RNA sequence: CGGCGGACGGGUGAUGGAGUCCACCUACGAUUGCCGCGACGGCUGAUGACUCCUACAGGCAA
Numbered sequence: 001c002g003g004c005g006g007a008c009g010g011g012u013g014a015u016g017g018a019g020u021c022c023a024c025c026u027a028c029g030a031u032u033g034c035c036g037c038g039a040c041g042g043c044u045g046a047u048g049a050c051u052c053c054u055a056c057a058g059g060c061a062a
Base pairs, nucleotide, nucleotide: 009026010025011024012023013022016053017052018051019050020049021048033043034042035041
């Protein structure tokens, strides 16, 4: 100096914040939703999962 493995750390998981857990990546990376031949067409959801908050949407009541 290079390679491999482990630990710690860091990052990521379709739009915000927090906690817990899970998964993935190790910087030449993880990740960047779906349907439709196409369209200036259509669809779901603020989660990876759970709980809470915020925003948004629908209904009812005061």
This is a predicted structure of a 62-nucleotide RNA (Fluoride riboswitch aptamer (crcB RNA motif)) from Fulvimonas soli. The coordinates come from a structure-prediction model, not an experiment, and the mean pLDDT is 78. It was read from a public genome assembly, where an Rfam model found it.